[in-house]
RNA sequence: GAGCUGUAAGUGGGAGAGUGCUACUGGAGUCAAACUUCAGAUGCCGCCGAAGGGGAAACUACCCGAAAACUCUCAGGCGAAAGGACCGCUUACAGUAA
Numbered sequence: 001g002a003g004c005u006g007u008a009a010g011u012g013g014g015a016g017a018g019u020g021c022u023a024c025u026g027g028a029g030u031c032a033a034a035c036u037u038c039a040g041a042u043g044c045c046g047c048c049g050a051a052g053g054g055g056a057a058a059c060u061a062c063c064c065g066a067a068a069a070c071u072c073u074c075a076g077g078c079g080a081a082a083g084g085a086c087c088g089c090u091u092a093c094a095g096u097a098a
Base pairs, nucleotide, nucleotide: 003096004095005094006093007092008091009090010089011088012087013086018045020044021043024040025039026038027037028036029035046078047077048076052074053072054071055070059065
């Protein structure tokens, strides 16, 4: 000591699927009712998978072990916002090293 790998922080990008239906509660439009609209936690049905989680193959004499962006949907999500695997850039630390 370029570069590479790992960790952490910052920053940018980042998909999919119903702003579904009925009733209830609260607010607003209304003198009031009816009606409309917004929000909320429930009930029901339909869906998504890229937080997390579960599953197992090749391999192994056999057992154990054994991955994912595959698969299951427990959780989470299905207007916006938030979140978001993963990727880029910057910085710091550690390792390796032309």
Molecule: Glycine riboswitch aptamer
Organism: Granulosicoccus sp.